[in-house]
Model confidence (mean pLDDT): 81 of 100. The RNA shown here (transfer RNA) has 71 nucleotides and comes from an uncultured Alphaproteobacteria bacterium.
C1' cells in the first nucleotide's frame, strides 16, 4: 500500500428487518449465631456519521479502532 474479517452491558455471548435478552460479575432483600451456598430482585449496552425502509443491532456508504493474508 492492496484484499479480507470482526465491533452488541464491566466481561463473555445470543437477537428472519418487528419489544435488545442470557451468563458470570456488580448492588439490594431473603435464608444463617456469622461467613459461604442457594433463592428473589435489581442496575448496566448495539464503535461514529449518513442513507435505505412503515420499521435498522440487522442492510448499503463513509469514517474510527482491532485482526488476519500478500507485498
Nucleotide at each position: 500500500u492492496g484484499c479480507c474479517c470482526c465491533a452488541u452491558c464491566g466481561u463473555c455471548u445470543a437477537a428472519c428487518g418487528g419489544c435488545a435478552g442470557g451468563a458470570c460479575a456488580g448492588u439490594g432483600c431473603a435464608c444463617u449465631c456469622u461467613g459461604a451456598c442457594u433463592g428473589c430482585a435489581u442496575u448496566a449496552a448495539u464503535c461514529g456519521u449518513g442513507g435505505u425502509u412503515c420499521g435498522a443491532a440487522u442492510c448499503c456508504a463513509u469514517g474510527u479502532g482491532g485482526g488476519g493474508c500478500a507485498g